This is a predicted structure of an 86-nucleotide RNA (c-di-GMP-I-GGC riboswitch aptamer) from Paenibacillus sp. UNC451MF. Its mean pLDDT, the model's own confidence on a scale to 100, is 88. It matches the Rfam family "c-di-GMP-I-GGC riboswitch aptamer". Rfam links the family to the GO term cyclic-di-GMP binding. Rfam 15.1 lists 1,298 matches to the family in 717 species. The model forms 95% of the base pairs in the Rfam consensus.
RNA sequence: AUCGAUAAUGGCAAACUUGCCGAAAGGCAAGGACGCAAAGCCACAGGCCUAAAGGAGCAGAUCUUAUGGCGGCUGGGUUACCGAAA
Numbered sequence: 001a002u003c004g005a006u007a008a009u010g011g012c013a014a015a016c017u018u019g020c021c022g023a024a025a026g027g028c029a030a031g032g033a034c035g036c037a038a039a040g041c042c043a044c045a046g047g048c049c050u051a052a053a054g055g056a057g058c059a060g061a062u063c064u065u066a067u068g069g070c071g072g073c074u075g076g077g078u079u080a081c082c083g084a085a086a
Stems, first nucleotide, its partner, number of pairs: 002086001003083002011036002016031006034072001040078003044075003047070003054064003
C1' cells in the first nucleotide's frame, strides 16, 4: 500500500412519526434503527426522480425540457480512524 476480524475506540442512520422549507422531486431538525468500512466530502461520467418557469398545443388534457434533486444506484475524484488474517 492492497485489504477488512464475530477485534477495539468511536461514527453515520433506512422505513416510519412530528415540525419546518419546497410547485414537485426532495431537503433540514428531532425521535427512531434497516443497514453501512468511507452510509465522510465532490453532481465529473452513466443512471434514476421531479417539471415550477420556458417550448409544443386555440385552450384544457397531454408531450417536451434541468436551470431543480438523488452520493443509502454504479463508476470516478479526494480526505480519513483502527490493524487480526492474507